[in-house]
Context: one part of a larger RNA
RNA sequence: GGAUGAACGCUGGCGGUGUGGAUAAGGCAUGCAAGUCGAGCGCUUCAUUUUUUGAAAUUGUUUGCGAUUACAUCAAGAGCAAUGGAUGUUAAUGAGGAGCGGCGAACGAGUUAGUAACACCUUGGUACGUACCUCGAAGAUGGGCACAGCUCGCCGAAAGGCGGGGUAAUUCCCGAUAGUCCCGCAAGGGUAAAGUCGCAAGACGCUUCGAGAUCGGCCUAGGUCCGAUCAGCUAGUUGGUAGGGUAACGGCCUACCAAGGCGACGACCGGUAGGGGAGGUGAGAGCCUGACCCCAACGACGAGACUGAGAUACGGCUCGUACUCCUACGGGAGGCAGCAGUCGAGAAUAUUCGACAAUGGGCGAAAGCCUGAUCGAGCGACACCGCGUGCAGGAUGAAGGCCUUCGGGUCGUAAACUGCGGUAGUAAGUCAGCAAUGCAAAUGAGCGACUUACGGAAAGAGGUGGGUAACUACGUGCCAGCACCAGCGGUAAAACGUAGACCUCAAGCGUUAUCC
Numbered sequence: 001g002g003a004u005g006a007a008c009g010c011u012g013g014c015g016g017u018g019u020g021g022a023u024a025a026g027g028c029a030u031g032c033a034a035g036u037c038g039a040g041c042g043c044u045u046c047a048u049u050u051u052u053u054g055a056a057a058u059u060g061u062u063u064g065c066g067a068u069u070a071c072a073u074c075a076a077g078a079g080c081a082a083u084g085g086a087u088g089u090u091a092a093u094g095a096g097g098a099g100c101g102g103c104g105a106a107c108g109a110g111u112u113a114g115u116a117a118c119a120c121c122u123u124g125g126u127a128c129g130u131a132c133c134u135c136g137a138a139g140a141u142g143g144g145c146a147c148a149g150c151u152c153g154c155c156g157a158a159a160g161g162c163g164g165g166g167u168a169a170u171u172c173c174c175g176a177u178a179g180u181c182c183c184g185c186a187a188g189g190g191u192a193a194a195g196u197c198g199c200a201a202g203a204c205g206c207u208u209c210g211a212g213a214u215c216g217g218c219c220u221a222g223g224u225c226c227g228a229u230c231a232g233c234u235a236g237u238u239g240g241u242a243g244g245g246u247a248a249c250g251g252c253c254u255a256c257c258a259a260g261g262c263g264a265c266g267a268c269c270g271g272u273a274g275g276g277g278a279g280g281u282g283a284g285a286g287c288c289u290g291a292c293c294c295c296a297a298c299g300a301c302g303a304g305a306c307u308g309a310g311a312u313a314c315g316g317c318u319c320g321u322a323c324u325c326c327u328a329c330g331g332g333a334g335g336c337a338g339c340a341g342u343c344g345a346g347a348a349u350a351u352u353c354g355a356c357a358a359u360g361g362g363c364g365a366a367a368g369c370c371u372g373a374u375c376g377a378g379c380g381a382c383a384c385c386g387c388g389u390g391c392a393g394g395a396u397g398a399a400g401g402c403c404u405u406c407g408g409g410u411c412g413u414a415a416a417c418u419g420c421g422g423u424a425g426u427a428a429g430u431c432a433g434c435a436a437u438g439c440a441a442a443u444g445a446g447c448g449a450c451u452u453a454c455g456g457a458a459a460g461a462g463g464u465g466g467g468u469a470a471c472u473a474c475g476u477g478c479c480a481g482c483a484c485c486a487g488c489g490g491u492a493a494a495a496c497g498u499a500g501a502c503c504u505c506a507a508g509c510g511u512u513a514u515c516c
Base pairs, nucleotide, nucleotide: 001516002515003514004513006512007511008510009509010508013387014386015385016384017383018382019380020379026343027342028341030340031339032338035103036102037101040100041099043097044096045095046094047093048092049091052088057083058082059081060080061079062078063077066074067073068072110298111297112296120223121222122221124219125218126217128216129215133212134211135210136209137208138207139206141175142174143173144172150165151164152163153162154161155160181190182189183188195204196203197202225271226270227269232262233261234260237259238258239257240256241255242254243253244252274295275294276293277292278289279288280287281286300321301320302319303318304317323334324333325332326331351377353376354375355374359373360371361370362369363368390420391419392418393417400411401410402409403408425454426453427452428451429450430449431448433447434446436443437442460505461504462503463502464501466485467484471500472499473498474497475496481488482487
């Protein structure tokens, strides 16, 4: 001199783009972060329409025990008709509810604890797998049993659970069919399926096989920090045979057999550490770092498997441990290293915001729903970049400060004053673009463009003996203090403190820490 995910001190006008829990992988209140499909299925609630059923009540009429009676009228009750619409029923549409079933939840998001290792990087390989997607070939037949939901009964404070009955399906099972599939030298044997929507055409699915694409598993050689005050390490250890296991090779596992295997080219042990692309610096060689992207690992700690194409699964399950919470004391619930937020520790690191408009993801035929991914806004001079704090005129060189040889000098055209322009912002109005999708219509969270009116709000920090740009006065008197180095200060201090002036950088300037 350059650099930083920085912090601290003083100061602080605006905008853009980035960036912001580096410490306690410490504990977490609350909300949200993974759902979706009714064009797979049964049920249930509500509303509307629809098919039927037609109660109560009211009215009219007929009759009428009886009452008053001169005609006549009233009247319990009964019959008929009309109005009326309760209730039940059929079907359709729409909205909601949980459930079965399918796909997703193994992605995306976070963190760097562990790991010195095929974890990562580079090279070569194959004993392997791959849902959704693409291409090709073939198929899709006949039956059946359940379990949720529902209903009935019971237990429990709750979480939840038990038993009986009965039900649908793209759930499950059996049979048939069987080749491009599998086993086998061959003969031969074995193995599949599901429907839905539509008037239909057809569409979307289903089963099997082959190929592709994508993603992964495994192997391999080289590379990959410090310590020898770590020198020997190793029994599934090294190899073989057989078997098991796996998608697959393999001591991966088991039995038996042999006695091997590694090591000063540093084994083993201990310490430290995620690795790379990159980033910083440097002429380079190199040295240092690992925020962002890729890979890996992890999800309170330890262990295990289930489901599945894929996990040994952050917001799944089981067990153990610690911790926290609820409890009727019998028993239960939980896991922010997701986004916000809170406590703690710390020099130190943000909002319990908006939207799915765009990009992308999941599901769906679609409409669409979900998406703290993402896009935006908020906070922080944390960093970089840009802009501004006015421009022109203006000498009685005003007042005032400081210095003075008392003449004056300087701050200084600086100010006042005059003219001009109008940034940020405020208010109102108008509207490109971010916008593709779609036949069209429609759609913007937020940002932005333009016009008009008003509108000068906005400079500090460090330094001034030399290195090093910039000096005088006063105070102090080896005191108080300064300091990166050598060094200043003991009565004329350009080195301490204050003031004025000046220098440098500038919305920053210094200090500290770390790297080159």
This is a predicted structure of a 516-nucleotide part of an RNA (small-subunit ribosomal RNA, 5' domain) from an uncultured Parcubacteria group bacterium. The RNAcentral record of the full RNA draws on SILVA. It matches the Rfam family "Bacterial small subunit ribosomal RNA". Rfam links the family to the GO terms structural constituent of ribosome and ribosome.